[in-house]
Molecule: transfer RNA
Organism: Dehalococcoidia bacterium
RNA sequence: GGGGCGGUAGCUCAGUGGUAGAGCAGGAGACUUUUAAUCUCUUGGUCGCAGGUUCGAAUCCUGUCCGCCCUACCA
Numbered sequence: 001g002g003g004g005c006g007g008u009a010g011c012u013c014a015g016u017g018g019u020a021g022a023g024c025a026g027g028a029g030a031c032u033u034u035u036a037a038u039c040u041c042u043u044g045g046u047c048g049c050a051g052g053u054u055c056g057a058a059u060c061c062u063g064u065c066c067g068c069c070c071u072a073c074c075a
Stems, first nucleotide, its partner, number of pairs: 001071007010024004018055001026042005048064005
């Protein structure tokens, strides 16, 4: 230099054109077996960034940033 995969909640990850979600974590409450467990409710989002296409984009297209891997070249 070329190619591939990935970036979505605090963390780990789903969601591949039609209301952005789960588990864990955090907060509140209930309960009794009380350093805690269980149950219920609940907070939390610039979907890496900038554009484009579309009635509608996390999703498709272009550019770009970051991480990992493969590969080529130099030495």